[in-house]
Context: one part of a larger RNA
RNA sequence: UGACGGGGGCCCGCACAAGCGGUGGAUCAUGUGGUUUAAUUCGAUGCAACGCGAAGAACCUUACCUGGGCUUGAAAUGCCGGUUAAAGCUCCUGAAAGGGAGUGUCCUUCGGGGAGCCGGUACAGGUGCUGCAUGGCUGUCGUCAGCUCGUGUCGUGAGAUGUUGGGUUAAGUCCCGCAACGAGCGCAACCCCUACAAUUAGUUGCUAACAGGUCAAGCUGAGGACUCUAAUUGAACUGCCUACGCAAGUAGAGAGGAAGGAGGGGAUGACGUCAAGUCCUCAUGGCCCUUACGUCCAGGGCUACACACGUGAUACAAUGGCGGCUACAAAGGGCAAAACCGCGAGGUGGAGGAAAUCCCUUAAAAGCCGUCCUAGUCCGGAUCGGAGUCUGCAACUCGACUCCGUGAAGCUGGAAUCGCUAGUAAUCGUAGAUCAGCAUGCUACGGUGAAUAUGUUCCCGGGCCUUGUACA
Numbered sequence: 001u002g003a004c005g006g007g008g009g010c011c012c013g014c015a016c017a018a019g020c021g022g023u024g025g026a027u028c029a030u031g032u033g034g035u036u037u038a039a040u041u042c043g044a045u046g047c048a049a050c051g052c053g054a055a056g057a058a059c060c061u062u063a064c065c066u067g068g069g070c071u072u073g074a075a076a077u078g079c080c081g082g083u084u085a086a087a088g089c090u091c092c093u094g095a096a097a098g099g100g101a102g103u104g105u106c107c108u109u110c111g112g113g114g115a116g117c118c119g120g121u122a123c124a125g126g127u128g129c130u131g132c133a134u135g136g137c138u139g140u141c142g143u144c145a146g147c148u149c150g151u152g153u154c155g156u157g158a159g160a161u162g163u164u165g166g167g168u169u170a171a172g173u174c175c176c177g178c179a180a181c182g183a184g185c186g187c188a189a190c191c192c193c194u195a196c197a198a199u200u201a202g203u204u205g206c207u208a209a210c211a212g213g214u215c216a217a218g219c220u221g222a223g224g225a226c227u228c229u230a231a232u233u234g235a236a237c238u239g240c241c242u243a244c245g246c247a248a249g250u251a252g253a254g255a256g257g258a259a260g261g262a263g264g265g266g267a268u269g270a271c272g273u274c275a276a277g278u279c280c281u282c283a284u285g286g287c288c289c290u291u292a293c294g295u296c297c298a299g300g301g302c303u304a305c306a307c308a309c310g311u312g313a314u315a316c317a318a319u320g321g322c323g324g325c326u327a328c329a330a331a332g333g334g335c336a337a338a339a340c341c342g343c344g345a346g347g348u349g350g351a352g353g354a355a356a357u358c359c360c361u362u363a364a365a366a367g368c369c370g371u372c373c374u375a376g377u378c379c380g381g382a383u384c385g386g387a388g389u390c391u392g393c394a395a396c397u398c399g400a401c402u403c404c405g406u407g408a409a410g411c412u413g414g415a416a417u418c419g420c421u422a423g424u425a426a427u428c429g430u431a432g433a434u435c436a437g438c439a440u441g442c443u444a445c446g447g448u449g450a451a452u453a454u455g456u457u458c459c460c461g462g463g464c465c466u467u468g469u470a471c472a
Stems, first nucleotide, its partner, number of pairs: 001472002003469003007466007015456002019420005026314008034305002042053002064300007073123001077122007088103006106113002125289002128287003134283002136278003139274001141272001146185006152161003165176003191266004196234007206223002210221003237260001240254001241252004316413001320372006332360003335352001339348003379410001384405007426448007
């Protein structure tokens, strides 16, 4: 100087407390461990691995296994020699890959040339090893308020000071003081979205006034007022008032205002820590393989199943289930409407649409009416049987969905444990990426919409000062 303390002081955080909803019990989905297996490819392992890499394993993917093939190789760049051009087409064999046979035959100034093929030679190739040789990228402490430097001063020196102290702040934020004076990386601001207004613009969007028109409808003429769209500005600064204070600032159910004290959210991650993660994105040193640890193909496996754990979905019902009627979004994509057929998944169909125009697209919960009457039920839907639809060469291993039947566990979950402070939790649907097909996952979007916080004794994590130390 640090680190540590079941030392002290001050402070903060859904850290506790106060609340709301879960997990832990059930069934299923998914990941992991274990076991099994010819193989169940590999990696990730406290927080910070475990719906993680994987934004989608039937083949492919695929890295694994079994079997069948190839060896200058599936793809790349050269060099040497040879060559009936090769490709294509047909046939045989085969699970395919591959192998075999036939056919085929470029340009030319006839010297040769381009491409392909064959042989040879340099080499290729490796998701083989080492993330403890590395780059790059990422996680984490932590969006925590810290981490440093120049000059000066102090100290023999390591170092200290500045950065400590008194206040204040979300903040090393600012003020005051001070042997310090300044500065840098961080904080904040500058950026984006959102909340209000103005200006400009007015189609594909909108419809107040004037006409026309319909069962109805901005449907039509028309209009730019309104909504909205999307560009530019304005607006919030403790600016004003009161109280406290030297100041910074704090308090106020104060005024004005759409918004008030950082308005809400995002992007943004200092010096460093964990020899953290990744050699299987990529790049790369070294090592290793080279008729195989390379490469092609078929089938299988990654989907196994006494069990254990994580993350979720659905429930156990009446604030509910079921039936009927009926209303209101945002965001996104490029798709497919009407009509007809089917109980339905879906099929036929093809208008429209390179999209503020058309389509996906009926939002659902909510509301109104009826029914069920506390029951393993009109709760719950696992499982299984049958019949189908769709995608796709192909749904056996191993897809999703529909219909009929079947109707398991489950009556609110031990010890323990998680999330959340407001348009949040809870709850309800919608869309997208990946994608032929396949989501209870992920990422977005809106609808309905709470309770509680007196407080900092305690648990956990963190910041500053100080103290002890046989630790570095």
A computed fold for a 472-nucleotide part of an RNA from a Rhodospirillales bacterium, annotated as small-subunit ribosomal RNA, 3' major domain. The coordinates come from a structure-prediction model, not an experiment, and the mean pLDDT is 84. Lineage of the source: Bacteria > Pseudomonadati > Pseudomonadota > Alphaproteobacteria > Rhodospirillales.